[in-house]
């Protein structure tokens, strides 16, 4: 130069003139890097159910570590792809248990012989073989997503971990790392597939609802009608002539959690239908697990100290319109330190309690770092 790989950033501004909203009182502010999706985590508010166990449902998953957490990030470590640079993994368990592995294929876990190889009898024979019975193999080829160890050598009629080397795999121990692991050394039967993003076991974690949570003032309505169920034991007191009837206290009984026990704490007569009223108004609401800078401490993720700053709070829902110039950027032209002329104001979008995340969509372009490749020096 080409090509790629991994981070980062702009995506606007200034003036005038109209037209909003906040504070303020003479000015200052006023849409994002995603505000989007509502996936994940938490701040807050509210719920008579609180603790503890135990099961049920949910979620994570390989070690360490940041964080308020988190299924997120950071740094490692296995494992895949890539020449690298780098990028990907729903990354504990298949020797608790149960399932499945279609089809092809001979054969998919106490496997099996199609094509083949080899030797033994017997016919035949163009001397190359062929054909039939019996017997050995499973090393060669097919099939498939996967074939019950791999390459070699040796050995054998042919083979075949049958014997040897390495590599695998299995068990013991050693060294280094916290730690996942990784290296090395010894023994040996030389095999004990795969899937768990199939149920499942094992380990940690996990109240529910959401600013349309709720909290204040204020108004209005009809303290409405009906039905049907229940109304146990004890005491007390009221009314009655009397049966009995009201009522208050106790126990009894029933209710409150995803379910069950304890151990506490609350509420209480239950269900059904009809019908009336709930205009508004204030708060929550923006200073925050904040932003920015600088210096420490750590590979980093982040944390710590000190300085500066307040940076939308709308309520149907402001944060715009136009007109000028600027930047950035793009095409022409030039005398190329730049300088003129024209175009463009652009992409994906629009707060609505807030914050950490991930996912996702983006025209035009900038800037660094690393890799391969040609090409000079």
């Nucleotide at each position: 130069c080409c090509a790629g790989u991994c981070g980062g950033c702009c995506g606007g501004a200034u003036g005038g003139c109209c037209g909003c909203c906040g504070c303020a009182u003479u000015g200052c502010g006023g849409a994002g890097g995603a505000a989007a999706g509502u996936c994940c985590g938490g701040g807050c508010u509210c719920c008579a159910u609180a603790g503890a166990g135990a099961c049920a449902c949910g979620g994570u998953g390989c070690c360490g570590g940041a964080u308020a957490a988190c299924g997120u990030c950071c740094g490692g470590c296995g494992g895949g792809g890539g020449c690298g640079a780098c990028c990907c993994c729903a990354g504990g368990g298949a020797u608790a248990g149960c399932g499945c592995c279609a089809c092809a294929g001979a054969a998919a876990c106490g496997a099996g012989a199609c094509c083949g190889c080899c030797c033994g009898c017997c016919g035949g024979u163009u001397c190359g073989c062929c054909g039939g019975c019996a017997g050995g193999c499973a090393a060669g080829g097919g099939u498939g997503a996967a074939a019950c160890g791999g390459u070699g050598c040796g050995g054998u009629a042919a083979g075949a971990g049958c014997g040897c080397a390495c590599c695998g795999c299995g068990c013991g121990g050693c060294u280094g790392g916290u730690a996942a692991c990784a290296g090395g050394c010894g023994c040996g039967g030389c095999a004990u597939g795969g899937c768990a993003a199939g149920c499942c076991c094992c380990a940690c974690c996990g109240g529910g609802a959401g600013c349309a949570a709720a909290a204040c003032c204020g108004a209005a309505u009809a303290g409405g009608g009906g039905c049907g169920c229940a109304g146990g034991c004890g005491g007390u007191c009221u009314c009655g002539c009397a049966g009995g009837a009201g009522a208050c206290c106790g126990c009894a009984g029933g209710g409150c959690c995803g379910u069950c026990u304890c151990u506490g704490g609350c509420c209480c007569g239950c269900g059904c239908c009809c019908g009336g009223g709930u205009a508004g108004g204030u708060u929550g609401c923006u200073u925050g697990a904040g932003a920015c800078g600088g210096c420490c401490g750590g590979c980093a993720a982040c944390g710590g100290c000190c300085g500066u700053c307040c940076c939308a709070g709308a309520g149907g829902a402001a944060u715009g319109g136009c007109c000028a110039u600027c930047a950035c950027g793009c095409g022409c032209g030039c005398u190329u330190c730049g300088c003129g002329c024209g175009c463009c104001a652009u992409a994906c979008c629009a707060a609505a309690c807030c914050c950490g995340g991930c996912u996702u969509a983006u025209a035009g372009g900038c800037c660094g770092a690393c890799u391969g490749g040609c090409a000079g020096u």

Predicted 3D model of a 377-nucleotide RNA (Bacterial RNase P class A) from Methylovirgula sp.
It matches the Rfam family "Bacterial RNase P class A". By type it is a ribozyme. Gene Ontology terms of the family: tRNA processing, dimeric ribonuclease P complex and ribonuclease P activity.
Of the family's consensus pairs, 96% are formed in the model.
The prediction has a mean pLDDT of 75.
NCBI's taxonomy places the organism under Bacteria, Pseudomonadota, Alphaproteobacteria, Hyphomicrobiales, Methylovirgula.